[in-house]
């Protein structure tokens, strides 16, 4: 340098055109308990950035960034 893949709450992971972007763990408020733990009910927290297509994009396309894989070039 070329090609391919990936990027969603703090972490892991669903969602693949119209969802209030869901779940688990963690965090947090409350309930329960003599207390703690467990359990139960809530809450905060996320689509890497830009552009395009579309009535509508987290989802499709392009570019960039970052990460990974394969190949190549120089020495």
């Nucleotide at each position: 340098g070329g090609c391919c893949c990936g990027u969603u709450c703090g972490u892991c992971u669903a969602g693949a055109g119209g969802u209030u972007a869901g779940g688990a763990c963690g965090c947090u408020g409350g309930c329960c308990u003599c207390u703690c733990a467990c359990g139960c009910c809530g809450g905060a927290a996320g689509c890497a950035g830009g552009g395009g297509u579309u009535c509508g994009a987290u989802u499709c396309c392009c570019c960039u960034a970052c990460g990974g894989g394969c190949c190549g070039c120089c020495a």

The prediction has a mean pLDDT of 81. Predicted 3D model of a 75-nucleotide RNA (transfer RNA) from an Acidobacteriota bacterium. Its Rfam family is "tRNA". By type it is a transfer RNA. Gene Ontology term of the family: triplet codon-amino acid adaptor activity. From the family's description: Transfer RNA (tRNA) molecules are approximately 80 nucleotides in length. The sequence was found in a public genome assembly.